[in-house]
RNA sequence: GGUGCGAUAGCCAAGCGGUAAGGUAGUGGUCUGCAACACCAUGGUCACCGGUUCGAAUCCGGUUCGCACCU
Numbered sequence: 001g002g003u004g005c006g007a008u009a010g011c012c013a014a015g016c017g018g019u020a021a022g023g024u025a026g027u028g029g030u031c032u033g034c035a036a037c038a039c040c041a042u043g044g045u046c047a048c049c050g051g052u053u054c055g056a057a058u059c060c061g062g063u064u065c066g067c068a069c070c071u
Base pairs, nucleotide, nucleotide: 001070002069003068004067005066006065007064010024011023012022018054026042027041028040029039030038047063048062049061050060051059
C1' cells in the first nucleotide's frame, strides 16, 4: 500500500428496509429482624459524516478504530 470482516446499553449479544429481542451488571421497589435468594419496574441519536427511500441499526459512498490475510 491492497483486500476482507467487525463496531448495537457498563459488559455479552440477537436483529439483514416498517415499534431495537434476551442475558448480566447498576438503580428503585416488594419480600426478610438485617441480608442473600426470588419477583416487579427502570435505561440505548445502533462508531462518525453524507446519500438512496414514504420509511435506514439494516442498502450505497466516505472517515475513524480493531482483527485477519496478501505484498